[in-house]
């Protein structure tokens, strides 16, 4: 300096145009003499950012960013 691929809850991740979701993790109950496993709830989201298509956008295009790979 050029191509590429990722960015979604703490964490590791799913979602191809109308319900934002799972798995671990956190807290409270249950259960136990306690823990641990187990069972029910619950609370956590600016789906990098910002523009732009569409009645509608995490999802399409278009820049910025930031991480990682490849070339030079």
């Nucleotide at each position: 300096g050029g191509g590429c691929a990722g960015u979604u809850a703490a964490c590791u991740c799913a979602g191809u145009g109308g319900g934002a979701g799972a798995g671990u993790g956190u807290u409270u109950c249950c259960u136990u003499u306690a823990c641990a496993c187990g069972g029910a709830a619950a609370g956590g989201g600016u789906c990098a950012c910002a523009g732009g298509u569409u009645c509608a956008a995490a999802u399409c295009c278009u820049g910025u960013a930031c991480u990682g790979c490849c070339c030079a």
Notes: Predicted 3D model of a 72-nucleotide RNA (transfer RNA) from Endomicrobium sp. The sequence is in RNAcentral, with records from ENA. The prediction has a mean pLDDT of 83. Its Rfam family is "tRNA". Rfam classes the family as a transfer RNA.